[in-house]
Source information: The RNA shown here (c-di-GMP-I riboswitch aptamer) has 81 nucleotides and comes from an Anaerolineales bacterium. It matches the Rfam family "c-di-GMP-I riboswitch aptamer". Gene Ontology term of the family: cyclic-di-GMP binding. The model forms 100% of the base pairs in the Rfam consensus. The sequence was found by an Rfam model in a public genome assembly.
């Protein structure tokens, strides 16, 4: 100083499910709550899944949603073995 690595410490993030609130939904926000996270930052770019519409259907088409599901990009905190 560096990470195909991940001890400790600070700080960080916030499922489930309870409340409010938008939304037709899937879902978002905002309180509270913590299963768990070193990328659980950030970007739907491929896929996977889920929702709506349509076509009139072993399915196709479009619009949507989720990055705490896999991958991709970009950027990032700490510093033992």
């Nucleotide at each position: 100083u560096c990470a195909u690595c991940g001890a400790a410490a600070a700080g960080g993030c916030a499922a489930a499910c309870c409340c409010g609130u938008c939304g037709c939904g899937a879902g978002g926000c905002g309180g509270g709550g913590a299963c768990g996270c070193a990328a659980a930052g950030u970007c739907a770019u491929g896929g996977a899944u889920c929702c709506c519409g349509c076509c009139a259907c072993u399915g196709g088409c479009g619009g949507g949603a989720c990055c705490g599901c896999c991958a991709g990009a970009c950027c990032g905190c700490c510093g033992a073995a």